A computed fold for a 71-nucleotide RNA from a Candidatus Nanoarchaeia archaeon, annotated as transfer RNA. Its mean pLDDT, the model's own confidence on a scale to 100, is 83. Taxonomically the source falls in Candidatus Nanoarchaeia (Archaea, Nanobdellati, Nanobdellota). The sequence is in RNAcentral, with records from ENA. Its Rfam family is "tRNA". The family's RNA type in Rfam is transfer RNA.
């Protein structure tokens, strides 16, 4: 330089074009004398700019960032 993959919460992952969910962590209460741990309820996200569409995490262009592979 080319090709292909991917990019969603603090962290790892889901998500037939139709209110974006789960583990794990964080916060609050409960439940223990206290931790640990159980329960219960809370916050917290779609890399960037276009486009197409009633409507984008989702489909298209172009960028950016990581992985792989040729060269």
């Nucleotide at each position: 330089g080319g090709g292909c993959u991917u990019g969603u919460a603090g962290u790892c992952c889901a998500a037939c074009g139709g209110c974006a969910g789960g583990g794990u962590g964080c916060c609050u209460g409960c439940c223990u004398g206290g931790c640990a741990g159980g329960c219960a309820g809370g916050a917290g996200g779609u890399c960037c700019g276009g486009g197409u569409u009633c409507a984008a995490u989702u489909c298209c262009c172009g960028g950016c960032a990581a992985g792989u592979c040729c060269a």